[in-house]
RNA sequence: UGAUGAUAAAGCCGAACCAAUUGUGAAAUUGGGACGGAAACUCACGGGUCUUUUCUGUAACGGUUUUUCCCUGAUUGGACUCAAAGAUACCCGGACUGCCAUA
Numbered sequence: 001u002g003a004u005g006a007u008a009a010a011g012c013c014g015a016a017c018c019a020a021u022u023g024u025g026a027a028a029u030u031g032g033g034a035c036g037g038a039a040a041c042u043c044a045c046g047g048g049u050c051u052u053u054u055c056u057g058u059a060a061c062g063g064u065u066u067u068u069c070c071c072u073g074a075u076u077g078g079a080c081u082c083a084a085a086g087a088u089a090c091c092c093g094g095a096c097u098g099c100c101a102u103a
Base pairs, nucleotide, nucleotide: 003102004101005100012037013036017032018031019030020029021028022027042095043094045093046092047091048088049087050086051085052084053083057080058079061077062076063075064074065073
């Protein structure tokens, strides 16, 4: 320096959940608490997942628009899609750094 994580040893981190705070939200921070983890250190580089907003498009559905029915048009709501921004490092890959040991 590289590989490996059996055997030890010193340690480290902290899932779910709870409380407070921040945020439109996904979520994050702090404290408690431990599922577990050989990097469950760090980094949004690639992919995935999630959130928000606007716009483009889609076909059907619902509402409104006239005295009733039907049709058409308009408008509106929701859904999907595209795009942008954000979140996620305990989703996967990648980059980088660190402790110990050597079957």
Predicted 3D model of a 103-nucleotide RNA (c-di-GMP-I riboswitch aptamer) from Desulfosalsimonas propionicica. The coordinates come from a structure-prediction model, not an experiment, and the mean pLDDT is 78. Of the family's consensus pairs, 94% are formed in the model. Lineage of the source: Bacteria > Thermodesulfobacteriota > Desulfobacterales > Desulfosalsimonadaceae > Desulfosalsimonas.